A computed fold for a 325-nucleotide part of an RNA from a metagenome, annotated as large-subunit ribosomal RNA, domain IV. The RNAcentral record of the full RNA draws on SILVA.
[in-house]
Context: one part of a larger RNA
RNA sequence: GCAUUGUUAAGGAACUCGGCAAAAUGACUCCGUAACUUCGGGAGAAGGAGUGCCUGGGAGACCAGGCCGCAGAGAAUUGGCCCAAGCAACUGUUUAGCAAAAACACAGGUCUAUGCAAAACCGAAAGGUGAGGUAUAUGGGCUGACGCCUGCCCGGUGCUGGAAGGUUAAGGGGAGAGGUUAGCGCAAGCGAAGCUUUGAACUUAAGCCCCAGUAAACGGCGGCCGUAACAAUAACGGUCCUAAGGUAGCGAAAUUCCUUGUCGGGUAAGUUCCGACCCGCACGAAAGGCGUAAUGAUUUGGGCACUGUCUCAACAAUGCACCCG
Numbered sequence: 001g002c003a004u005u006g007u008u009a010a011g012g013a014a015c016u017c018g019g020c021a022a023a024a025u026g027a028c029u030c031c032g033u034a035a036c037u038u039c040g041g042g043a044g045a046a047g048g049a050g051u052g053c054c055u056g057g058g059a060g061a062c063c064a065g066g067c068c069g070c071a072g073a074g075a076a077u078u079g080g081c082c083c084a085a086g087c088a089a090c091u092g093u094u095u096a097g098c099a100a101a102a103a104c105a106c107a108g109g110u111c112u113a114u115g116c117a118a119a120a121c122c123g124a125a126a127g128g129u130g131a132g133g134u135a136u137a138u139g140g141g142c143u144g145a146c147g148c149c150u151g152c153c154c155g156g157u158g159c160u161g162g163a164a165g166g167u168u169a170a171g172g173g174g175a176g177a178g179g180u181u182a183g184c185g186c187a188a189g190c191g192a193a194g195c196u197u198u199g200a201a202c203u204u205a206a207g208c209c210c211c212a213g214u215a216a217a218c219g220g221c222g223g224c225c226g227u228a229a230c231a232a233u234a235a236c237g238g239u240c241c242u243a244a245g246g247u248a249g250c251g252a253a254a255u256u257c258c259u260u261g262u263c264g265g266g267u268a269a270g271u272u273c274c275g276a277c278c279c280g281c282a283c284g285a286a287a288g289g290c291g292u293a294a295u296g297a298u299u300u301g302g303g304c305a306c307u308g309u310c311u312c313a314a315c316a317a318u319g320c321a322c323c324c325g
Stems, first nucleotide, its partner, number of pairs: 001320008010311002014309001019306001027051005036041001038145001052067006068072001080304007087296002092104002108143007120129003146291004151221003156218002158214005165209003171203002176198005183190002222240005249283001250280001261277005
């Protein structure tokens, strides 16, 4: 000097991104225990009191009297607590080796496929899983307990259904055309059959066009101008566009750029926090919306207790470094 450990006057978070770390709490018995709540919880809430030994009584619980110490759960082990908010209902799962979470899962909800040789999946196939199951089943997608709910748009894309018309492949069909040459012709040329090259009409499926349905399918859910007897604002009116113009609820939010928005609360002082407002750059209803008791090594703000975190450092023990022998 460093590490580990212990103690510390007065103060007590002034430290710091942040009470990180440390301290404090702690066992058992008794009393007592709020909001809220899904009536189970919350709850060990919180907050208090007691605890040794001896003698006597008593079945015991315990009661009475006495005794000792600074200290009686005499050591060790052994919850800190409260208030408010976000997120996720919960127990669970996860990045073996920087992330444990608000991510994943979940019960529940809903859509969709599937009638059994099921759909789906593995496999050239045989065969297998599904399942020795049978729609209260199995696969897939989304959402994610519970409560209240889940608005409008089918124009585009997708899916499902439809089949009148249009378009449309191979195949079928074989009008016609070319080549070749027996023959004919003085020649130019014509040219049967066969072979060969090609080939129009006509016939013909799904699909596409088309017609409907479907958003807990992919998705989408406006602009400008004017108007009320102060001013401001606009219930109201006009106009353009659209498939339809964002409903309920929530809102400076895990979403708000401007922004430390404005007002209120908390502080002596608050870019954070809580409650409001709504001007939502760019919330919004199963990529669910809004609430919500309980739960959480979750995130945020505040408080009590407590403390060497700090003001501001000191001392001690042990180990190492280092010095001397």